[in-house]
RNA sequence: GAUAAAGGCAAACCUGUCGCGAGACAGGGACGCAAAGCCACGAGUCUUUUCAAGACCUGUGAUAAACAGGUGGUAAUAAGAUUGUCUGGUUGCCGAA
Repeated sequence: GAUAAAGGCAAACCUGUCGCGAGACAGGGACGCAAAGCCACGAGUCUUUUCAAGACCUGUGAUAAACAGGUGGUAAUAAGAUUGUCUGGUUGCCGAA
């Protein structure tokens, strides 16, 4: 980074397997990709676990305070996923402008 050449990879979706899940692997399939090769250090996003505060419902109570049970579920923490979200590291094909 080319209206080049030789090639490469493979989104969504479908089938099967694994996983609590995000997702991964294999086959089919091509949306696209100059690193859409590899690496999970840093960030972003997503998942799981537990659940404070606040909120709602029911009951007791004096239409109060308060207590008990339930609903739902965010933040934080921990563990994971994603490199086809980005930064970064590293390896590679061609050689026109």